[in-house]
Context: one part of a larger RNA
RNA sequence: CUCUUUCAAAGGAACUCGGCAAAAUGGCCCCGUAACUUCGGGAGAAGGGGUGCCUCAUUAUUGAGGUCGCAGUAAUCAGGUCCAAGCGACUGUUUACCAAAAACACAGGUCUCCGCUAAGUUGAAAAACUAUGUAUGGGGGCUGACGCCUGCCCAGUGCCGGAAGGUUAAAGAAAUUGGUUAGCUUUUGCGAAGCUAGUGACUGAAGCCCUGGUGAACGGCGGUUGUAACUAUAACAAUCCUAAGGUAGCGAAAUUCCUUGUCGGGUAAGUUCCGACCCGCACGAAAGGCGUAACGAUUUGGAUACUGUCUCUGAAAGAGACUCG
Numbered sequence: 001c002u003c004u005u006u007c008a009a010a011g012g013a014a015c016u017c018g019g020c021a022a023a024a025u026g027g028c029c030c031c032g033u034a035a036c037u038u039c040g041g042g043a044g045a046a047g048g049g050g051u052g053c054c055u056c057a058u059u060a061u062u063g064a065g066g067u068c069g070c071a072g073u074a075a076u077c078a079g080g081u082c083c084a085a086g087c088g089a090c091u092g093u094u095u096a097c098c099a100a101a102a103a104c105a106c107a108g109g110u111c112u113c114c115g116c117u118a119a120g121u122u123g124a125a126a127a128a129c130u131a132u133g134u135a136u137g138g139g140g141g142c143u144g145a146c147g148c149c150u151g152c153c154c155a156g157u158g159c160c161g162g163a164a165g166g167u168u169a170a171a172g173a174a175a176u177u178g179g180u181u182a183g184c185u186u187u188u189g190c191g192a193a194g195c196u197a198g199u200g201a202c203u204g205a206a207g208c209c210c211u212g213g214u215g216a217a218c219g220g221c222g223g224u225u226g227u228a229a230c231u232a233u234a235a236c237a238a239u240c241c242u243a244a245g246g247u248a249g250c251g252a253a254a255u256u257c258c259u260u261g262u263c264g265g266g267u268a269a270g271u272u273c274c275g276a277c278c279c280g281c282a283c284g285a286a287a288g289g290c291g292u293a294a295c296g297a298u299u300u301g302g303a304u305a306c307u308g309u310c311u312c313u314g315a316a317a318g319a320g321a322c323u324c325g
Base pairs, nucleotide, nucleotide: 001320002319003318004317005316006315007314008313010311011310014309019306027051028050029049030048031047036041038145052067053066054065055064056063057062068072080304081303082302083301084300085299086298087296088295092104093103108143109142110141111140112139113138114137120129121128122127146291147290148289149288151221152220153219156218157217158214159213160212161211162210165209166208167207171203172202175199176198177197178196179195180194183190184189222240223239224238225237226236249283250280261277262276263275264274265273
């Protein structure tokens, strides 16, 4: 020096990306217990006291004897706590071996398909699953407890409905053209029926065009200019474009580039944090919006207790290293 432990004056997070690690708390009994709340919780909240009593002796505490209770842990084992915010309701699941989470799932919500020889899935088929089920059932999509809600646009794309008209396949087919030849003319040609090769009026479904609906379907949700008796701003007005121009709520946000925005709080000092503002580069309503008690080996900020994390190192024990063999 390395590792495993133990102790440490004064200070107590000044360490560090970050209290990482360590320390501290810890059992039982009694008292006591806030905001908030879905009235269940929060809660072991927090905080405080005790962990014996009596007699005698001793002295920085200990010994001896007696006694009571369900309970007087002491060799070990055995919550640190509080405040605020984000995300996800919760218990659960996950990248076996770098990610446990805000990801997945979830109960609940909603849309859509399916009447049973079901829809859907696997298979070349037989067949099987769904299901020995039957719409209070089964499949698929999205959302994700609960509370308050979920705005406008059907022009494009998709889906559903409609059937007047246009277009349109196979197929059918009136008519017509060529070949063939019984026959008739015989200079040369004409040519029935049948067969055969073509052309083909017309008939002809779905689809598409057309027409209507549909957003918890895919998706979308403007620009310019002027205007109020200080200034500034613009309730207001004009105009262009659009299918319609973003409603409620939230907002420098897990979203804000400029940006360490500005103001307030906390600190002596705060690019983080909390509360506001709104100029939202580029939030926004089931790719859900905004809240929310409880919960979380989640993320962020603060406080208290505590400490060798540090100021700043030192000492001790053991195992290595080192020297000799």
Molecule: large-subunit ribosomal RNA, domain IV
Organism: Euglena chadefaudii